Source information:
This is a predicted structure of a 74-nucleotide RNA (transfer RNA) from an archaeon. RNAcentral holds the sequence, with entries from ENA. Its Rfam family is "tRNA". The family's RNA type in Rfam is transfer RNA. Its family is annotated with triplet codon-amino acid adaptor activity in the Gene Ontology. The coordinates come from a structure-prediction model, not an experiment, and the mean pLDDT is 84.
């Protein structure tokens, strides 16, 4: 220098191919239960999806460039 893969909540991740309300688990907060803690049960908050553009009525999803991590080729 070239190519590929990955980037989504505090953490681990689904969804991307085939555009249409961003979901789950763990953790956190509140309540319930308990003498108390934990477990169980009920409820709640947290991600505009790595960044910036483009296409579109509509983009996490398609296109381009860039950034970061990993790998391969030279």
């Nucleotide at each position: 220098g070239c190519c590929g893969c990955u980037g989504u909540a505090a953490u681990u991740u689904a969804g991307c191919c085939u555009g249409g309300u961003a979901g789950a688990a763990u953790g956190c907060c509140u309540g319930u239960c308990u003498c108390a803690u934990g477990a169980g049960c009920a409820g709640g908050a947290u991600a505009u999806c790595g960044u910036a553009g483009g296409u579109u009525c509509a983009a996490a999803u398609c296109c381009u460039a860039c950034c970061a991590g990993c790998g391969g080729c030279a």